Transfer RNA from Christensenellaceae bacterium Phil1, 73 nucleotides, folded computationally.
RNA sequence: GGGGAUAUAGCUAAGUUGGUAUAGCGCGGCGUUCGCAAUGCUGAGGCCAGGGGUUCGAGUCCCCUUAUCUCCA
Repeated sequence: GGGGAUAUAGCUAAGUUGGUAUAGCGCGGCGUUCGCAAUGCUGAGGCCAGGGGUUCGAGUCCCCUUAUCUCCA
């Protein structure tokens, strides 16, 4: 220098043909217990790496950039 993959909640991940962003763990509250753990119920938390474009509508499609991993030279 060239090719490919990945980027979504605090962490690990899902997200179908473009149509209201989900789960587990963690965190807060309540119940259960003398108390803790475990368990049940409930709640908060992400405008999806950044910018631009297409579209009535983008996590999803297109372009550029950034970071990490990987292959070739």
Its Rfam family is "tRNA".